[in-house]
Context: one part of a larger RNA
RNA sequence: UGACGGGGACUCGCACAAGUGGUGGAGCAUGUUGUUUAAUUCGUCACUACACGCUAACCUUACCUAGAUUUGACAUCCAUUGCAAAGUUAUAGAAAUAUAAUGGAGGUUAACAAUGAGACAGGUGGUGCAUGGUUGUCGUCAGCUCGUGUCGUGAGAUGUUGGGUUAAGUCCCGCAACGAGCGCAACCCUUAUCGUUAGUUAAUUUAUCUAACGAGACUGCUAUUGCAAAAUAGAGGAAGGUGGGGACGACGUCAAAUCCUCACGCCCCUUAUAUCUAGGGCUACAAACGUACUACAAUGGUAUGUACAAAGUGAAGCAAAAUCGUAAGAAAUAGCAAAUCACAUAAAGCAUAUCUCAGUUCAGAUUGAGGGCUGCAACUCGCCCCCAUGAAGUUGAAAUCACUAGUAAUCGUGUAUCAGCUGGGCACGGUGAAUACGUUCUCGGGUC
Numbered sequence: 001u002g003a004c005g006g007g008g009a010c011u012c013g014c015a016c017a018a019g020u021g022g023u024g025g026a027g028c029a030u031g032u033u034g035u036u037u038a039a040u041u042c043g044u045c046a047c048u049a050c051a052c053g054c055u056a057a058c059c060u061u062a063c064c065u066a067g068a069u070u071u072g073a074c075a076u077c078c079a080u081u082g083c084a085a086a087g088u089u090a091u092a093g094a095a096a097u098a099u100a101a102u103g104g105a106g107g108u109u110a111a112c113a114a115u116g117a118g119a120c121a122g123g124u125g126g127u128g129c130a131u132g133g134u135u136g137u138c139g140u141c142a143g144c145u146c147g148u149g150u151c152g153u154g155a156g157a158u159g160u161u162g163g164g165u166u167a168a169g170u171c172c173c174g175c176a177a178c179g180a181g182c183g184c185a186a187c188c189c190u191u192a193u194c195g196u197u198a199g200u201u202a203a204u205u206u207a208u209c210u211a212a213c214g215a216g217a218c219u220g221c222u223a224u225u226g227c228a229a230a231a232u233a234g235a236g237g238a239a240g241g242u243g244g245g246g247a248c249g250a251c252g253u254c255a256a257a258u259c260c261u262c263a264c265g266c267c268c269c270u271u272a273u274a275u276c277u278a279g280g281g282c283u284a285c286a287a288a289c290g291u292a293c294u295a296c297a298a299u300g301g302u303a304u305g306u307a308c309a310a311a312g313u314g315a316a317g318c319a320a321a322a323u324c325g326u327a328a329g330a331a332a333u334a335g336c337a338a339a340u341c342a343c344a345u346a347a348a349g350c351a352u353a354u355c356u357c358a359g360u361u362c363a364g365a366u367u368g369a370g371g372g373c374u375g376c377a378a379c380u381c382g383c384c385c386c387c388a389u390g391a392a393g394u395u396g397a398a399a400u401c402a403c404u405a406g407u408a409a410u411c412g413u414g415u416a417u418c419a420g421c422u423g424g425g426c427a428c429g430g431u432g433a434a435u436a437c438g439u440u441c442u443c444g445g446g447u448c
Base pairs, nucleotide, nucleotide: 008448009447010446011445012444013443015439016438019403020402021401022400023399026294027293029291030290031289032288033287034285035284042053043052063280064279065278066277067276068275069274072120076119077118078116079115080114081113082112083106087102088101089100090099091098092097122269123268125267126266127265131263132262133258134257135256136254138252143182144181145180146179147178148177149158150157151156162173163172164171188246189245190244191243193215194214195213196212197211198210199209218240221234222233223232224231225230296396300355301354302353303352304351305350306349312343313342314341317336318335323330324329362393367388368387370385371384372383373382409431410430411429412428413427414426415425
């Protein structure tokens, strides 16, 4: 000077408290450990790993088994040869590949192919404790520093402490300090109100909607308190004291994570740790843990009718109406590169009827039979439909998590990835609460 203290003072945070809903019990999904396996590729491990990298049928793929290649699947250079490359067909084969036929691009300096020699290629091999880059975390916490001056032998101190105030090292006052930088705030995007202008589509009249530009909020005004900063109350206002949300993350910490995104030093492999192919595996299953989904029902289930969104996406695409099918879907075909057409009925809600507290008209696992779709291909290992089957489960021990308002809870919708496949991610709107006395205690942060 820091750090630490079951030292002190002050202070903040869904930290506790006050509330609401969960997790922990069940079934199933998914990730991890462990075990198993020829292989179950690898990484990630308190908070800050565990629906994370990452939507694995083939591919992906790095793993295993088997079959193959060795200047190589890919790049540059040299020599020689050439007429014949890609493609198509046939034969062998699991394919890679090999052989044969066909084919005919391009054009002699060969941009093409083959052969040969080596320089080299190649490596998701090792080291994240050699690194860059990127990321997490403390933490959107209010801190971290510098120049000059002054003080101290010096390490250092001062400034940055003190009295107030703030979300804030925010601002005010004081002061051997005076200034400055990185952070804070503001500038950016979005949302709520209004105006002007415009209008393809929508609507036809304004309005609504869309979009461009602008206005608007600044403690500006009033009152009280105060030296001030500011605080409290109020007016006006669509909005009031950073209006709501987002992007934005100081100096640094954890030799934190990543050499499997990428780049890169060193080491290692080089007839193999490289490359190609087929099949398998990453999907195993005694068990343990995390995260979700669905329930256990009457604030509900079922049936019929009926109302109201937002935000997106669409050409190797979205696909209407009418037709067929109980349905998944099929067949056929309008429109639309989309405010024009389509995906596309929002669902919870509301109305009526029924069920009457049961393991049930709750719940839907599991299994059997039959179908549909995608795709060379659904056996290992996809999704969907219909009929039948109808398991556990009657609200969950110790413990533990999230949330302060258009939030929690609940209800559907879209999208990225994607041939196909979501209970996950991201986004969108609908309905819409309870509680906060307070800071003694728990945890974490800040200042002295």
Source information
This is a predicted structure of a 448-nucleotide part of an RNA (small-subunit ribosomal RNA, 3' major domain) from an uncultured bacterium.